A computed fold for a 263-nucleotide RNA from a Candidatus Nanohaloarchaea archaeon, annotated as Bacterial large signal recognition particle RNA.
Its mean pLDDT, the model's own confidence on a scale to 100, is 76.
Rfam family: Bacterial large signal recognition particle RNA. Its family is annotated with SRP-dependent cotranslational protein targeting to membrane, signal sequence recognition and signal recognition particle, plasma membrane targeting in the Gene Ontology.
A source record names the gene ffs.
RNA sequence: UGGUAGGCCGGGCGGUUGGGGUCGCCUGUAACCGGAGAUCCUCGUGAUGCCGGGGCCGUCAACCGGGUGGGCGGCGUUCUCGCUGUGGCCAGGACCGUGGUCGCUGGCUGCUGACGGCGCGUCCUCCGGGAGCCUGUACGGUGUGAACCGGGCCAGGCCCUGACGGGAGCAGCCCUAAGCAUCGUCCAGUCUGUUCGGAGGGUGGCGGGCCCGAGGCCAGUCCGCGGUACCAGUCGCAGGGAGGCGUCCACCCCCGGGAACCA
Repeated sequence: UGGUAGGCCGGGCGGUUGGGGUCGCCUGUAACCGGAGAUCCUCGUGAUGCCGGGGCCGUCAACCGGGUGGGCGGCGUUCUCGCUGUGGCCAGGACCGUGGUCGCUGGCUGCUGACGGCGCGUCCUCCGGGAGCCUGUACGGUGUGAACCGGGCCAGGCCCUGACGGGAGCAGCCCUAAGCAUCGUCCAGUCUGUUCGGAGGGUGGCGGGCCCGAGGCCAGUCCGCGGUACCAGUCGCAGGGAGGCGUCCACCCCCGGGAACCA
């Protein structure tokens, strides 16, 4: 220098599997390429993926074994601590209601009379009177009111007549019926009330009269009773967090093995 044996070109954990690969995850400061592969690919003692190709090393700390070492990460744990959620129990805290507390505190009020008592009246109901509004009947007044089928007077025109005059009769005017409007009166009814009377009613409010003579009311504190699972406490379940223990382990470190042969 070339070649051979041999070795390396990643490892580990979880899941599946008898084992390994394709799956997921962790990790290694040069960290091979291509192909097939889930009811699949491959293997039967090798702690090994299969097929094809390539590179590196071969006196190498490569590789193998061991380690109570360092260390990322994984797994397990009827261990310890605390967190969250949920269900139950529980009246300690807090809250609500209620009774009491001038023998506790504050405020308001009280001899211009508190609390309390007596009695009257009213607000309420019924009945009745009276008043008012509205409605209706009847009567009366006023006004209006009939093309024709009401009346009176009837221009014009029409008819009769020799004429005088007469007749019917539209418009118009007047009067009026039914009707309409308005006013007044009587009667009746509903409704109303700062009206009056009677009989009732009366838990309570208001008014004023009399008696008594010093407290009354509100709020708070405190106490009693009843209640509310909001807070705290406790038990159970579930979840994940930190730590401990155990175990596996990438990588690093240490020890040992191995380190051959040919030209």